[in-house]
């Protein structure tokens, strides 16, 4: 520094208390055994690989590309959108006898910030 994160994929051992990174709020998970580790299993398809296609070239190498196939390599992942949210902006709705406004509240969108992979 780019890229991509709403999709998908679990059974068993060990072990024995918390966990979903870290603070604060929620929400969830868990002694019918959390989270780590192991083995085996799948999942996806960043990278690497083969092959197909197209572009490029008369035509070969080369080069570039593909919502392209396959999954033996290297990584990753396998509860919930990265669980949700915090910080900006917009839309809406609550609230009033009535109007306008503006905060807070609540719904959704959109971007930031952090983070997670991968190159």
């Nucleotide at each position: 520094u780019c890229a991509u994160c709403c999709a998908g994929a679990g059974c068993g051992g060990u072990g024995g208390a918390g966990g979903g990174u870290u603070c604060c709020g929620g929400c969830c998970c868990u002694g019918a055994g959390a989270g780590a580790c192991c083995g085996c299993g799948g999942c996806a398809a960043c990278c690497a690989g083969u092959c197909g296609c197209c572009c490029u070239u008369c035509g070969c190498c080369g080069g570039g590309g593909c919502g392209g196939a396959c999954a033996c390599g290297g990584u990753g992942c396998u509860a919930a959108c990265u669980c949700c949210g915090g910080c900006c902006c917009g839309a809406g709705g609550c609230a009033u006898c009535a109007g306008u406004u503006c905060c807070u509240c609540c719904u959704c969108g959109g971007g930031g910030a952090a983070g997670a992979u991968g190159a």

The RNA shown here (SAM riboswitch aptamer (S box leader)) has 119 nucleotides and comes from a marine eukaryotic metagenome.
The RNAcentral record of the sequence draws on MGnify.